C1' cells in the first nucleotide's frame, strides 16, 4: 500500500479468431406509472434568441454657493389665529458643483489550439488609488464656471444666449529634505541595478470640522473674524502589503484526402511609442525566419483544481463549489483614472425593438425574479439586510437581487415511517387440480399491545463578541391528548439472469437487449393466479467509463484466421563489439522550495443517526534549486581485434551485356515421282485435292526456340537464367591471418531494377494464337472439340509498375539433439594411384528430440530461446470503391473514406452424407442363359374425365389383381328422397304406466305414423319392493367428421444388407479417435494372426418348425404281412479322415467314406436406425368441430360411368400345335345350416335322388400336362377366342342397371411385338393341373400343393443397390444439397451531373464613420508675461487637411454546404424470369495479373500459382 469473476450468440458437435450483446457504476437528466415525512444538497446542458415590469451601486451638508420645510424673534394686516414681511441661530431634507466608489462584487461560455490555461522559473525591462511604517512641507495670489435669475429655439429628448456666484473645482508664482533629469569621479555587480560625491535643471500643496481661548459688531447672547489641542484631509519622499502588466522552459484535442509557409516577414541601424522589454510602429539596409520531432491550413474546443469509471495503468468529462481567461445585441474606437478600452459610461457603423408632431430622438436581463420563443427538459415578478462580506461617510447610517432565507420540483443523496405480538376448522373467496388436494397462508377476521408519523391544544430557543437590532419563525425542540388510526408502488418471471401454471390467440395480434418466440396444447403475446427483485419508489430511454487483453505503456498480433513492403541501394532517425581513464546529460539517493483552499483517504468531534459538516494528518508534479553516487546507457579522449572491409592464393556455376557460328524440327518456294484422296473427330462436317494434294525425295528461303545432357542440380536482391564461341562484367564460396581498426545493423521518405499483358516510333513475321469466321455439339452454345485467321508473342528505343510477384513465413546476430541425401571447396587417412573412410566451412531437401502452435504443422533455411530496426492487421459486405491529390499517351496505378446493412464473416480439425474421385468386395447387379412383359383382345387395379353421387384412403422404388379372404339389397362410408330426436347402442337418476313377445285394421316404395286388440314375473308385512319393458324428464348417447406434422399400436423400406454399440483403458485442449483399422479368411464384425488395448451387449451363425437317410416305439384305415404311410422318441455331419496348399493359425483345394460335406434344400426369425414413410376408415387415443344433425333409419341410385394414359394379369398369334377318341400317374386340402356316391332325366349348365361321411373309413375328386391312335397341312385356318343374337341352367326377396354358368348361332383383333423392361442359378425357370379361404351366389386374382422338368454363369470392365477403406469438399433440412450474375418490381443510403442557392475565410481595386496621430489653424479664446490702456506674446479652441480605420460596394478565384432532370453502381426485399459460372475431377481442374470478347453468370489468349483431384514414372525419405 491491500488488488483484477465472467456469460450469450458463427457449428451437426469441436477447438480457435472474430464481432455483437448482456450482468456493474455514474448522471445538472428526461419520459411512463405511482407517490407518506424529514434533513443536506441541486434545478435553461437547446436560442451568446428577443424581452414587458420592478428592483440589481451609491454615498457623502464635517468640501461648495443655493433651494425647500419646520421652529424661534421683531414687525405689519386683520375676520385673536391665520396671512404676509424681515432677521437669526438650530433642525432635517435637498438639484447642481467638487470627492470617492462605479475597473469590485453579480452573469454566462459565443469567441479562442493562443504563453488562453497548468506548472516551474525571470522581470538588471515594469506599474500600483485606498491601507500600513518613516522622512519633509502644506507660503502667497488669481481669474472663471454650474446651480439661481432673465430670454429663447423644441413634440420630445434636450439645447442656445445674457447676466450673478462659491468651493478640497481651475490657474499662476515662491520654497525642494528627498525625487526626475543632464553632466563629471569613484566603488560594486547577475552591467537599463545600488552605493558615495560634486555640479546644474525641472516640478508641490486645500482645506474641513468638536472643544477651548482672543478680537470685533450689535438687538446682551447671539453672530464674525482670529489663534490653538485633537481629528479628518492635503503635496513631495523612501518603503512595505497585497494587486498587477510583460518574458521563458515544459505540459494537455483531431486532420497529411492541408507540405510547404511567411514581405513587417527574419534581423540590423536611425526615430517614434508605453508604466515597461520588443516590428510594437515607421524609414532605410540585409535575406532571412518557421516546418515530417508535423510549419501553414481545416474541424472542433474557454483551461484548471478537480468529476465518473477503472486493481492500476488509463479512458472519458470540466455542471453546482473554487482559481484564471474571455464576453456584454453584432463589430471598431477612444476618453476618464490608480486601475478600462469599461455589462447596468461616452462616440461612430449595422441589424433589431420602441415614441414621434416626420423635423428628430429613445433603448440593450450571458444581474435578481418574471415573460414569449426554442427544447424531452430546468423554480418564486418571495421575505430581509438579523447574520457574512462590499461602496462611501468623522460618525450617525445610507445603499447592497452579494448574502442568509423562505417557495416550487422523489432532481439527487441519506434518514424515517406505512404497526408489533398471539392468531388453524389452516375460513371465505380467487387460482391450480391426477377431483384426493395444492396454493394464496399467520396472511384476514378475532384477542392484546405500542404511537414514530399525523390532528388537537400548551411551552418555545441558539443563532448577537460590549449595547440596540432575528428575516428565517411560534420554526426546530419539548410537554400533554387522541386513535391502527392519515400513508404501498413498479418492474420482471423462455437462456443470459432470481421467479410458473391456466385461459385467450393462431406467423394473427404482438414481444424483442443477444440468441429468439407467435403456423391450435405458447413457462417467450394477452390476461389472471401464484412466484421473484426493488421499495417512496419502480422501469425505460440517452450519455460516460466497466467488462473490452476489443488499439494490448502495464498487455495483442501478422505460414492458413484480419495482416510481411514485388525485390534490392542508401539517407534522415533507431539500435549498436572488448579494456582503461575522465564527465556527470540521462538514471539513483538526500535536502530546500513550491504543488491555494475545496475535493480524495486515515483519526477525532458536532448535528438523536446518516447524508451534511468542523479539526488534524497524509497523499497529490515529467516541477525548480542545491548536495551526492558512477554500476549501466549518452559524452570527451585512449587502447584491442572476435563484427565489418581490403591483401594474397585457389575454384564452381542456365549471374549480365555485346558480337558471331550451329544442327534438328515446321512452314513455305521450285524440281523430280506418283495418284485419289488428304485432314480431323466420341462420331462428323467445315477445310485441302484432278488446276494433281496427301505421303516419299533433292534444292533453296525465312522466322523462332535450342531436344537428349537435365537432377526438390547451379547462379541471381527479386523479377527471372540453359545449343556453341569470343570479347566486356557483377557477385559468392574455400583456405591464409598480411593490412584498417567498429569503418556495424535496419532503415520512414527517396532512388534503382521489377514476370505477363498492353502502350508508342521503325523494324521483323516460320509457327502459335485473343478478337473474328466458318464447322459440330446443344432446349441454346455469344463455350469446352474442329477448320482457318489478325494484333500479339520476336528484335531496337522509350513507357507501363501489376500478379496465387508464395515459403501466402520482412532484414541482421546470438544460441538450442541428432539422422539420412546431394552441389561446391579445404583437411587427414590410406594407396603406385583414383576409390572407400574420418573431418571443417558454405548452399540445397527429407524426417525428427526438446519446444512452438487453435490445430494442421513447424523443428539449426524455426513457425524454438532472445534482442535490435522496418512494414502492417484491428469484425463480414459496402470497397481496395467513391471523392480528392500525384504518376501515367492511354489503358490505368498508388493513396484511401463515409453513409448504410448483417449476427455474423472466418481458420483448423471431428463425425457423417455426397461425389459424373479411387480402391476392395458382394448381391440375378450385369455378362451367360431360358421364359416373359412393353404390340392385340379381354380382366382387374390406378389415373384423368363425367356424375346427383361416381365414397374414402393408397402414389417412385416402398401406390396402382393395394386396405377389399370376394360392391345386386346388405356391405356402404357416397348422392336423391321419405322419416326420428335420450335416440339403432352403453350406464345411472325422476315420474308413469305395463310382463316381455304377439296380432290387427289404415296410410306409405320402406322405414315408420295412427289405431285397435291380447296377456300380467317374483316377493309381500298388501302400503309396497324387485326384474324386465315402453313411456316421459335430465346427465349424457352417438360421428368411417378434422388433425398419421398431437399419438399408441401395428406394418412397408433400406435389408436376412453384417453391422450398431457400451465399459474400463489409453490417445487428443476438444469434437472425437482407438476397440471395430491393418495381413488373411469367411455368407457374415465368421474365424486366426498382428495390434494400447481388454472385455462385453443387440445383431451373425446355432437353439425352433420342415424335408432328404437309418434305427426304433405305437399305430386307425387296410382281408393280412413286409413295405409304404401317421404320430412320436433317437442316430447321423463335426473340415471328423487322408493328400496338397498356406504363415505355425484360421482357412482352402482336391478325394474317401456317406442318404446327405463343407450353413445339405426350405421356413420362421428383421440390430442401432432412416425415411414427420403408411395408417384417426381395422383398433385405441389427445386436442378441436357437429348436437331435430357432420347422429340413426328406410326405399331407390351410386361405387360397375368412358374420348384416353398407365400398372399387373388371362388367352392367344399355332404344328414341340390344334380337335377327337382311349387309357394312366399325385400331393395338399376342405366338407353337418355342410361334401353329398350309387342311379335315373337333361346334348349341356344342371336336375331327381338321397346312401355314407363329424372323416387315413364317406364325399368333393374328373388331376391336367403325359402316352396311345386318328383328322387337320401353314391358312387369320379345324389357330385365336373377343363381340354380338337367341335359347336355357343356378344362386338369391330381388340377377334392369350389375352376377356366374350351358346350348346353338356369330367369329373381332391377333401371323411373336419399337424405345425400353420384368423373373429365374435346380427339383430352380418354364409348362401342367389341383386345392383352399372370401363366399347365398359371383376367381384370369391370391394363398397353397403336387406333376413334367431345362439352359446357362468366361468373368466383375460396365448399369442398379448394398458392405469396408481412402480422398475432396464452401454439403448437415446433408447434391432433389449449395451456390452466382444479368433482368424486372419495391424500399433505403450514396457517387457523378447541365444548373441553382447558400456558408466561410481571405485577396485585388475603391469608397470610408468615429477616434488617436501628424500638418495647418487667416475664424475664436478668462488667468500668465509686456503694456496706463488700446494692444501684442505665450499657451490654446473650433475649423481643414493627410496617415491609419470598422464597415459598404465592384470584381475573379479558394474552401464548404444543400438542393438538381437525368445517370452510376450499392444494400435489403415473399415463393419473380433467364442460364449454371464456384463447391466433387462441379462434370473444360480452380484461382490470379492482363488484354479482348459476350444478355447475365462468364469466356478466350499470353504469363504465374497449388489454396487441384485422380493414374503413371523419377528422385528423396521412413522401417
Nucleotide at each position: 500500500u491491500u488488488a483484477u469473476a465472467g456469460a450469450g450468440u458463427u457449428u451437426g458437435a469441436u477447438c480457435c479468431u472474430g464481432g455483437c450483446u448482456c450482468a456493474g457504476g455514474a448522471c445538472g437528466a428526461a419520459c411512463g406509472c405511482u407517490g407518506g415525512c424529514g434533513g443536506u444538497g441541486c434545478g435553461c446542458c437547446u436560442a451568446a434568441u428577443g424581452c414587458a415590469u420592478g428592483c440589481a451601486a451609491g454615498u457623502c451638508g464635517a468640501a461648495c454657493g443655493g433651494g425647500c420645510a419646520c421652529c424661534u424673534u421683531c414687525c405689519g394686516a386683520c375676520u385673536u389665529g391665520u396671512c404676509g414681511g424681515a432677521a437669526g441661530a438650530g433642525u432635517g431634507c435637498u438639484a447642481g458643483u467638487g470627492g470617492c466608489a462605479g475597473a469590485c462584487g453579480g452573469c454566462u461560455g459565443a469567441g479562442u489550439a493562443a504563453c488562453a490555461c497548468g506548472u516551474a522559473a525571470g522581470u538588471g525591462a515594469c506599474c500600483u488609488g485606498u491601507c500600513c511604517c518613516g522622512g519633509a512641507g502644506c507660503g502667497g495670489g488669481g481669474g472663471a464656471u454650474a446651480a439661481g435669475c432673465c430670454g429663447g429655439a423644441g413634440a420630445a429628448a434636450u439645447c442656445c444666449g445674457g447676466u450673478c456666484u462659491a468651493a478640497u473645482a481651475c490657474c499662476c508664482c515662491g520654497u525642494a529634505c528627498g525625487u526626475c533629469c543632464c553632466a563629471g569621479c569613484g566603488a560594486u555587480u547577475g552591467c537599463g541595478g545600488u552605493c558615495g560625491u560634486u555640479g546644474g535643471u525641472a516640478g508641490a500643496a486645500a482645506g474641513g470640522u468638536u472643544g477651548c481661548c482672543c478680537c470685533g459688531a450689535c438687538u446682551u447672547g447671539u453672530c464674525g473674524g482670529g489663534g490653538u489641542c485633537g481629528c479628518c484631509g492635503c503635496u513631495c519622499u523612501g518603503g512595505g502589503a497585497g494587486g498587477g502588466g510583460c518574458u521563458u522552459g515544459c505540459g494537455g484535442c483531431c486532420u497529411a484526402u492541408c507540405a510547404g509557409g511567411u514581405a513587417g516577414u527574419u534581423g540590423g541601424u536611425g526615430g517614434g511609442g508605453u508604466a515597461a522589454a520588443a516590428g510594437c510602429c515607421u524609414a532605410c539596409c540585409a535575406a532571412g525566419c518557421c516546418a515530417u520531432a508535423g510549419a501553414c491550413g481545416g474541424g472542433u474546443a474557454a483551461c484548471c483544481g478537480g468529476u465518473g469509471u477503472g486493481a492500476g495503468a488509463g479512458c472519458a468529462u470540466g455542471a453546482u463549489c473554487g482559481g484564471u481567461c474571455a464576453g456584454a445585441g453584432g463589430g471598431g474606437g477612444a476618453c476618464u483614472g490608480a486601475g478600462a478600452c469599461a455589462c447596468g459610461g461616452c462616440c461612430c457603423c449595422c441589424a433589431c425593438u420602441c415614441c414621434u408632431a416626420c423635423g428628430g430622438g429613445a433603448g440593450g436581463c450571458a444581474g435578481c425574479a418574471g415573460c414569449a420563443g426554442g427544447g424531452a427538459a430546468u423554480c418564486u415578478u418571495g421575505c430581509g439586510c438579523a447574520a457574512u462580506g462590499g461602496g462611501c461617510g468623522a460618525a450617525a447610517g445610507c445603499c447592497u437581487g452579494a448574502c442568509g432565507c423562505a417557495g416550487c420540483g422523489a432532481c439527487a443523496c441519506c434518514g424515517c415511517g406505512u404497526g408489533g405480538g398471539g392468531g388453524a376448522u389452516g375460513a371465505a373467496g380467487g387460482c391450480c387440480u391426477u377431483a384426493g388436494g395444492g396454493u394464496u397462508g399467520u396472511a384476514a377476521a378475532c384477542c392484546c399491545c405500542u404511537u414514530u408519523u399525523c390532528u388537537c391544544g400548551g411551552g418555545g430557543a441558539a443563532g448577537a463578541g460590549g449595547a440596540c437590532g432575528g428575516a428565517c419563525g411560534g420554526u426546530a425542540c419539548c410537554c400533554g391528548a387522541g386513535g391502527a388510526a392519515u400513508a404501498a408502488g413498479g418492474a420482471u418471471c423462455g437462456g443470459c439472469u432470481a421467479a410458473c401454471u391456466a385461459c385467450g390467440u393462431g406467423c394473427c395480434a404482438g414481444c424483442a437487449g443477444c440468441c429468439g418466440c407467435g403456423g391450435u396444447a405458447a413457462u417467450a403475446c394477452g390476461u389472471a393466479g401464484g412466484a421473484u427483485c426493488c421499495g417512496a419508489g419502480c422501469g425505460u430511454u440517452g450519455u460516460c467509463c466497466g467488462g473490452a487483453a476489443u488499439u494490448a505503456c502495464u498487455g495483442g498480433g501478422c505460414g492458413u484466421a484480419a495482416a510481411g513492403g514485388g525485390u534490392g541501394c542508401g539517407u534522415a532517425g533507431g539500435c549498436g563489439g572488448c579494456g582503461c581513464g575522465g564527465u556527470a546529460a540521462g538514471u539513483c539517493c538526500c535536502a530546500u522550495g513550491u504543488g491555494a483552499a475545496a475535493u480524495c483517504u486515515c483519526c477525532c468531534g458536532g448535528c438523536u443517526u446518516a447524508a451534511c459538516u468542523g479539526g488534524g494528518a497524509g497523499g497529490g508534479g515529467u516541477c525548480a534549486u542545491g548536495g551526492g553516487a558512477a554500476a549501466c546507457u549518452g559524452c570527451c579522449a585512449u587502447g584491442c581485434u572476435c563484427g565489418a572491409g581490403g591483401g594474397c592464393a585457389g575454384u564452381a556455376g542456365a549471374g549480365g551485356a555485346g558480337a558471331g557460328c550451329g544442327g534438328a524440327a515446321u512452314u513455305c518456294c521450285g524440281g523430280g515421282a506418283g495418284u485419289a484422296g488428304c485432314g480431323g473427330u466420341g462420331a462428323u462436317a467445315u477445310g485441302c485435292g484432278u488446276a494433281g494434294a496427301u505421303a516419299c525425295c533433292c534444292g533453296g528461303a525465312g522466322g523462332a526456340a535450342c531436344a537428349c545432357c537435365c537432377g526438390u542440380g547451379g547462379c541471381g536482391a527479386a523479377a527471372g537464367c540453359g545449343g556453341c564461341u569470343c570479347u566486356c562484367u557483377g557477385g559468392g564460396c574455400u583456405g591464409u591471418a598480411c593490412c584498417u581498426g567498429a569503418c556495424g545493423c535496419u532503415a520512414a521518405g527517396g532512388c534503382a531494377c521489377g514476370a505477363a499483358a498492353g502502350c508508342g516510333u521503325g523494324g521483323g513475321g516460320a509457327g502459335c494464337a485473343a478478337a473474328c469466321c466458318g464447322g459440330a455439339u446443344u432446349a441454346g452454345a455469344u463455350a469446352c472439340c474442329c477448320g482457318g485467321g489478325u494484333a500479339g508473342u520476336c528484335c531496337a528505343c522509350g513507357c507501363c509498375c501489376u500478379a496465387a510477384a508464395c515459403g501466402a513465413u520482412g532484414g541482421a546476430u546470438a544460441c538450442u539433439a541428432g539422422a539420412u541425401g546431394u552441389g561446391g571447396g579445404g583437411g587427414g587417412u590410406a594407396u603406385c594411384g583414383a576409390c572407400c573412410c574420418c573431418u571443417c566451412c558454405c548452399g540445397u531437401g527429407u524426417c525428427g528430440a526438446a519446444g512452438c502452435u487453435a490445430a494442421c504443422g513447424c523443428g539449426a533455411u524455426a513457425a524454438g530461446u532472445a534482442u535490435c530496426c522496418c512494414g502492417c492487421c484491428u469484425g463480414g459486405g459496402g470497397a481496395g470503391u467513391a471523392c480528392g491529390g500525384c504518376c501515367g499517351c492511354a489503358a490505368g496505378g498508388c493513396u484511401a473514406a463515409a453513409a448504410c446493412u448483417c449476427a455474423a464473416a472466418g481458420g483448423a480439425a471431428u463425425u457423417g452424407a455426397c461425389g459424373g474421385g479411387u480402391c476392395c468386395c458382394c448381391g440375378c447387379a450385369c455378362a451367360a442363359g431360358c421364359a416373359g412383359c412393353g404390340g392385340a383382345g379381354c380382366g382387374u387395379g390406378u389415373g384423368g374425365u363425367u356424375u346427383a353421387a361416381u365414397u374414402c384412403g393408397a402414389u417412385g422404388a416402398u401406390a396402382a389383381g393395394c386396405g377389399a379372404a370376394g360392391a345386386a339389397c346388405c356391405u356402404u362410408a357416397c348422392c336423391a328422397g321419405g322419416g326420428c330426436u335420450u335416440g339403432a347402442c352403453a350406464u345411472g337418476u325422476u315420474u308413469c304406466u305395463g310382463a316381455c313377445c304377439g296380432c290387427c285394421u289404415g296410410g306409405g316404395a320402406a322405414a315408420c305414423c295412427a289405431g285397435g286388440u291380447u296377456u300380467u314375473c317374483u316377493c309381500u308385512u298388501c302400503g309396497g319392493a324387485g326384474a324386465c319393458a315402453g313411456a316421459u324428464a335430465c346427465a349424457c348417447a352417438g360421428a368411417u367428421g378434422u388433425u398419421g406434422c398431437a399419438u399408441g399400436g401395428c406394418u412397408g423400406u433400406c435389408g436376412u444388407c453384417a453391422g450398431c454399440u457400451c465399459g474400463u483403458g489409453c490417445c487428443g485442449u476438444g469434437a472425437g479417435g482407438u476397440g471395430u483399422u491393418g495381413g488373411g479368411u469367411u455368407a457374415a464384425g465368421u474365424c486366426c494372426c498382428g495390434c494400447a488395448a481388454c472385455g462385453a451387449g443387440c445383431g451373425c451363425a446355432a437353439c425352433c418348425c420342415u424335408u432328404g437317410u437309418c434305427g426304433u416305439u405305437a399305430g386307425u384305415u387296410a382281408c393280412u404281412a413286409u413295405g409304404u404311410c401317421u404320430a412320436g422318441c433317437g442316430a447321423g455331419a463335426c473340415u471328423g479322415c487322408u493328400c496338397c496348399u498356406a504363415a505355425a493359425a484360421g482357412g482352402g483345394g482336391a478325394g474317401a467314406g456317406g442318404a446327405a460335406g463343407g450353413u445339405g434344400g426350405g421356413g420362421a426369425u428383421g440390430a442401432c436406425g432412416u425415411c414427420a414413410a403408411g395408417u384417426c376408415a381395422g383398433c385405441a387415443c389427445g386436442g378441436c368441430u357437429c348436437u331435430u344433425a357432420c347422429g340413426c333409419u328406410c326405399u331407390g341410385g351410386g361405387c360397375u360411368a368412358c374420348a384416353c394414359a398407365c400398372a399387373c394379369g388371362c388367352u392367344a398369334c399355332a404344328a414341340u400345335g390344334g380337335c377327337c377318341g382311349a387309357a394312366a400317374c399325385a400331393g395338399a386340402g376342405g366338407g353337418u345350416c355342410g361334401c353329398g356316391a350309387a342311379g335315373g332325366c337333361g346334348c349341356g349348365a344342371g336336375c331327381c335322388g338321397g346312401a355314407g361321411c363329424u372323416a387315413a373309413u364317406c364325399c368333393c375328386a374328373a388331376a391336367a400336362a403325359c402316352u396311345c391312335g386318328g383328322c387337320c397341312u401353314c391358312a387369320g385356318u379345324u389357330g385365336g377366342a373377343a363381340u354380338u343374337g337367341c335359347a336355357g341352367g343356378c344362386u338369391g326377396a330381388a340377377a334392369c342397371c350389375c352376377g356366374c354358368c350351358u346350348g346353338c348361332a356369330u367369329g373381332a383383333a391377333c401371323g411373336u411385338g419399337g424405345a425400353g423392361u420384368u423373373g429365374c442359378u435346380a427339383g430352380u425357370a418354364a409348362a401342367c393341373g389341383c386345392a383352399g379361404g372370401u363366399c347365398a351366389g359371383c376367381a384370369c386374382a391370391c394363398u397353397g400343393c403336387g406333376u413334367u422338368g431345362a439352359a446357362u454363369a468366361c468373368g466383375u470392365u460396365c448399369c442398379c443397390g448394398g458392405g469396408g477403406a481412402u480422398u475432396g469438399u464452401a454439403c448437415a433440412c446433408a447434391c432433389c444439397g449449395c451456390c452466382c450474375g444479368u433482368c424486372a418490381c419495391g424500399u433505403c443510403a450514396u457517387g457523378g451531373a447541365a444548373g441553382u442557392c447558400g456558408g466561410u475565410a481571405a485577396c485585388a481595386c475603391u469608397u470610408g464613420a468615429a477616434g488617436u496621430c501628424g500638418c495647418u489653424g487667416g475664424g475664436c479664446c478668462a488667468a500668465c508675461c509686456c503694456g496706463c490702456a488700446a494692444g501684442g506674446g505665450g499657451g490654446g479652441c473650433a475649423g481643414g487637411c493627410g496617415c491609419c480605420g470598422a464597415g459598404g460596394g465592384u470584381g475573379g478565384g479558394a474552401c464548404u454546404g444543400g438542393u438538381g432532370a437525368c445517370u452510376g453502381g450499392g444494400a435489403c426485399g415473399a415463393a419473380g424470369u433467364c442460364g449454371u459460372a464456384a463447391c466433387a475431377a462441379g462434370g473444360u481442374a480452380g484461382c490470379u495479373g492482363u488484354a479482348c470478347c459476350g444478355g447475365a453468370a462468364g469466356g478466350u489468349g499470353c504469363g504465374g500459382c497449388u489454396g487441384g483431384a485422380u493414374c503413371a514414372c523419377c528422385u528423396c525419405c521412413u522401417u